[in-house]
Order: sequence, then C1' cells, then structure tokens
RNA sequence: AAGGGUGGGUGCAUGAUCGCUCCGUUCAAUCUGGAAUGGAGAGGAAAGUCCGGGCACCGCAGGGUACAGUGGUUCGUAACGCGAACUUUGGGCAAGCAAAGGAAAGUGCCACAGAAAAUAAACCGCCGAUGGUUCACCUCUGGUGAAUACAGGUAAGGUUGAAAUGGCGAGGUAAGAGCUCACCGCUUUUGUGGUGACACAAAAGGCAUGGUAAACCCCACUGGGUGCAAGACCAAAUAGAGGUGCGCUUGAGGGCUACCCGCUUGAAGCUCCUGGGUAGGUUGCACGAGAUGCCGGGCAACCGGCAUCCCAGAUAAAUGAUCAUGGUCCGUGCAAACGGAUACAGAACCCGGCUUAUAACCCACCCUUUUUU
Repeated sequence: AAGGGUGGGUGCAUGAUCGCUCCGUUCAAUCUGGAAUGGAGAGGAAAGUCCGGGCACCGCAGGGUACAGUGGUUCGUAACGCGAACUUUGGGCAAGCAAAGGAAAGUGCCACAGAAAAUAAACCGCCGAUGGUUCACCUCUGGUGAAUACAGGUAAGGUUGAAAUGGCGAGGUAAGAGCUCACCGCUUUUGUGGUGACACAAAAGGCAUGGUAAACCCCACUGGGUGCAAGACCAAAUAGAGGUGCGCUUGAGGGCUACCCGCUUGAAGCUCCUGGGUAGGUUGCACGAGAUGCCGGGCAACCGGCAUCCCAGAUAAAUGAUCAUGGUCCGUGCAAACGGAUACAGAACCCGGCUUAUAACCCACCCUUUUUU
C1' cells in the first nucleotide's frame, strides 16, 4: 500500500423569528383551549408482531390422549426459540464463518446415469486350478500336452454417479478377496485429564450392507386462558319489553387448554330470536427486571456494592415552519468557485431478545500478499 475478517460508535450542526404538547409554581376565573414563569418533549431500529415475560382479570383437581415448541455440553438471565464460553464436524492459506438428539424400533425416498442404490449384483473385464468338449502324442483305455471359454470361480482393475460392499502397502492365490500380516480407520473395554460434551493412551476384535429425520417417526425437556380495545371507578339513558327451547337438586348451563374421563359450581335459572336505549368522562399512564460513572468478582455473558440523575405521555393524535451560516459526500474545474445531495425512518401499557431497512463517516483489533527501512 492492496485485499479480507471481527467488534463498536455517530447518523447533520449553530443562530434568529414565529408556532405546538405536557408537568410544576403563582395569579385570575368557573363556558377555560386564560396570563406569567421554570423545566422537559420520537429510535437504533420506535418497524415486523416472530419469541419470552412483568402487570391485570378469570380459573386452579387432577389423570389420559392429542397438538405445538425446543434439541452438542456447561454457565448467565425474571424467562426465552436469547446471550457467553467450550467441544466435535465441514468449506477456507488464514483471521474467522456455519452446523449440531436418534438411521442397530419401524415406514418412506435416493431422479437420470450405471451391472447394481440396501432382502442390493456382473456390463467391459480377469482366471483356466476343477468338470465338460475338441485335437495331438505316448509306455494304450490310462496318462501327458495344447486349444476352447460351455458349466464354473471372481469383485482386485475399469465404466456411471452426490454416494458403490473400509483405505494403503506387502504376502498369498488359477485369478482374486481381511484370505493373512503391518499401519490407518471402526467397535468394545480399561486407564488418565475434564463439572461435562469430549480428548489422549493401551489392549482385544477381521470388524462393514450407504445416505436422508426444516421426510413420517422415536427419545428427552417445556407448555392454563384472555389481553391496556386487559382492568377499575363515575355519570347518563331506556322498554328490569315481547316471544322460543331446556330446566328447577332425578342437576339446564358454566369452569378446569383442544377432546375424553373425573372434579367443581349452580336455580323466580340458562339459551336463542325480535325490538328499544347508551357507547360520555376519569383512571390504568410511566420511579422502572431504569440510566450513567467508579470499584470488586468472573475468560466472558453477567453479578454485587457505592455515588449521581429523573430523561415524552398524546387520544384523531404534540416535538414543527421560514431564513441565514456552516459540516460531510458527489460532479465540473489548475485553482477560486459553481451546481446537486444529505440515509432508513415516527412512541401509544412496559421491558429483555431476534429478524428486516439504512446515504455517508469514524475508531479499534486480527489475517494474507507485496514493497521499503
């Protein structure tokens, strides 16, 4: 200097004039949307509504079946499908990135190609020991040699494919094959280290007929419902009207997750239809699993302690408009200067995550290559 990788941050600034919402204080006033003053006023994702909760109400009697979610190990957390560290495997020169229960419980699938894709097989080949056939010879009915590749043997070589019956070397064989041996791989056992997933070492065993589970399935763990339009309070209005069905302790209806069993509650009751009235206000509503700084523990996520701070609360929806100067980026230009652009995007009960969108800029660390000193 170039190319990569990981983590973090900012995301227009200032001034002037005018305007908007909320809270506090003072004055006025009761039709308040009045006046003055002080303070505050959209995010890193507020988005998606994908997870987990806090909070509120209902229920709480379980058992079984179903359904859904998660899935290496350990730790963190209120909890999680989240985060941290570690283990194994895979691509990469590397920094780093990605993945993760079970295929020996069972079922299904693996197109095309190929001989053959799991109850797997012989296309091209190799062999000629054994049997058969033919020929020749001889010590003649037996033997020797040659040919053939019919029966037979073989899966080491080649073909095909994402994947082909453990790999490589030597011996052996008619030719071959874990057939035998050494090494590697695999399985089992033992030992050492580790909380663990696992790692290393040794011994024994010729051991084998693949892949796929975000295919069905199996295993382990987890799972009340509804949600701020939850809920609470106040005020007002009407027609506590008419009718159907079931029922009144011989149990209608409701609840316990979806279903079943079971349990529980329940009586001038429940359900359905027709018709009528109201739908206004207050609260919930922001002090929090809160933010910042420092110290201690921990590899880290995070936890603890001390100190300081209060940082929106609207309800058809406030946080804006105009002007000027500058910043950053782009283009033209020797320069001065001129022109253009300035991202993604707006709270609505709150919080912890994940995912998605994002113009431009800044910082730190790491890897590879080249050059110079």

Background
Model confidence (mean pLDDT): 77 of 100. A computed fold for a 373-nucleotide RNA from an uncultured Desulfobulbaceae bacterium, annotated as Bacterial RNase P class A. It was read from a public genome assembly, where an Rfam model found it. Rfam family: Bacterial RNase P class A. It is annotated as a ribozyme. Its family is annotated with ribonuclease P activity, tRNA processing and dimeric ribonuclease P complex in the Gene Ontology.